Notes: A computed fold for a 76-nucleotide RNA from a Chloroflexota bacterium, annotated as transfer RNA. It matches the Rfam family "tRNA". It is annotated as a transfer RNA.
[in-house]
């Protein structure tokens, strides 16, 4: 340099057929217990990497940029 996959909650990820942003874990609170653990309930938490565009409407489509991973090429 070329090709591919990916970037969504603190973490791991789903959602990509454009139409309310979600799950599990973690955290706070409550229930249970003599107390705790486990379990159950509940709450908070998001510029959907960034910018521009298309559209009535974009996490989702188009273009550009950045970052991560894998493969190929180059290499004194």
């Nucleotide at each position: 340099g070329c090709c591919g996959a990916g970037g969504u909650a603190g973490c791991u990820c789903a959602g990509c057929u454009g139409g309310u942003a979600g799950a599990g874990c973690a955290u706070g609170c409550g229930a249970c217990u003599g107390a705790a653990a486990a379990u159950c309930g509940u709450a908070g938490g998001g510029u959907c990497a960034c910018g521009u565009g298309u559209u009535c409407g974009a996490a989702u489509c188009a273009c550009g940029u950045c970052c991560u991973c894998g493969g190929c090429a180059c290499c004194a």
Background:
RNAcentral holds the sequence, with entries from ENA.